[in-house]
RNA sequence: AAUAAAUAUCAGCACAACCGGAGGAAUCCGGCGUCGCAAAGCUAUAGGGCCUUUAAAGGCAGCCAGUUGCAGAU
Numbered sequence: 001a002a003u004a005a006a007u008a009u010c011a012g013c014a015c016a017a018c019c020g021g022a023g024g025a026a027u028c029c030g031g032c033g034u035c036g037c038a039a040a041g042c043u044a045u046a047g048g049g050c051c052u053u054u055a056a057a058g059g060c061a062g063c064c065a066g067u068u069g070c071a072g073a074u
Stems, first nucleotide, its partner, number of pairs: 002074002012037002018031005035062001041067003047064002049060004
């Protein structure tokens, strides 16, 4: 430097449920956390998709994607 996903001790993130709060809703924030994650890190006007909404618009990165990167292996 490249490749792949067999292998993650400690640590990290964290679904559902429950508790408290914000919102018209989707959904979000905090606590807890037993589903799970080796990018479940970051990116939501400027790729697709989905959800809410009369609309304007809002939301989802734990759907794909883009981008940066780790223990170990070859």
The prediction has a mean pLDDT of 78.
A computed fold for a 74-nucleotide RNA, annotated as c-di-GMP-I riboswitch aptamer.
It matches the Rfam family "c-di-GMP-I riboswitch aptamer". Rfam describes the family as follows. GEMM was predicted in a large-scale screen for bacterial structured RNA regulatory elements. Genes associated with GEMM are involved in a diverse array of functions, including chemotaxis regulation, signal transduction, secretion and chitin.